A computed fold for a 166-nucleotide RNA, annotated as FMN riboswitch aptamer (RFN element). Rfam family: FMN riboswitch aptamer (RFN element). Gene Ontology term of the family: FMN binding.
RNA sequence: AAUAUUCUUUGGGGCGGGGUGUAAUUCCCCACCGGCAGUACAGUCUGCGAAGGGCGGCGUUUUGUGAUGGCAAGGCAGGGCUCGCCCCCGAAUCGGCGCAAUUCCGAUACCGACGGUGAUUUUGGCGAAGCGAUAGCCGAGUAAGUCCGGAUGGAAAAAGAGCGUU
Numbered sequence: 001a002a003u004a005u006u007c008u009u010u011g012g013g014g015c016g017g018g019g020u021g022u023a024a025u026u027c028c029c030c031a032c033c034g035g036c037a038g039u040a041c042a043g044u045c046u047g048c049g050a051a052g053g054g055c056g057g058c059g060u061u062u063u064g065u066g067a068u069g070g071c072a073a074g075g076c077a078g079g080g081c082u083c084g085c086c087c088c089c090g091a092a093u094c095g096g097c098g099c100a101a102u103u104c105c106g107a108u109a110c111c112g113a114c115g116g117u118g119a120u121u122u123u124g125g126c127g128a129a130g131c132g133a134u135a136g137c138c139g140a141g142u143a144a145g146u147c148c149g150g151a152u153g154g155a156a157a158a159a160g161a162g163c164g165u166u
Stems, first nucleotide, its partner, number of pairs: 001166003005162006016030004031146002033112002035048004043110002052087005057081002059076007092108005114149003121141006
C1' cells in the first nucleotide's frame, strides 16, 4: 500500500413575512429546503437509498433417508427478521469560461413517498305554513416538499480501530 474479516462512530434539510377568515405553518402572494456514490463541484445526468407492493429465504410440522448435524419431498402459518430478487419511484433549459461542467458562473424555470389533520374546494340529501331560490342543517370526497405520525427507527454510504493475508 492492497485485500479479506470483525467491531465502533457518524449518517436529511426547510413556513419567516403578508392576505382572507371564527378557524389555514394545508388556500393566495412572497420566502425557505435539497440523502449517498460516480463524473469538472449535480434536488433535475447515471446508479443507489428511504415509503409502498409482490415473490423467495429464515419458521413450524409430516413422511422418507441418514449414527448425529443434515438432506429430499409435501403440508401449515402469514406474525417476526429485513437477507436476496422484482415492481413502483418526481423534476432543466439557455448563455458564458474552459481540454473537459445538463455539475462551476449568470439568467430564467421545474420537482418533492405513505398515513393524519380537513378551515381550500367539489358534490349529494334535507330545507324557513303553496311553488321556486337562498340562509341554515346533515353526509361524502378533497387541499402540506416545510406541521403531526411510522421514526429515540432504518438505509445507501463515510470515517476510524482490531486482526489476518500478500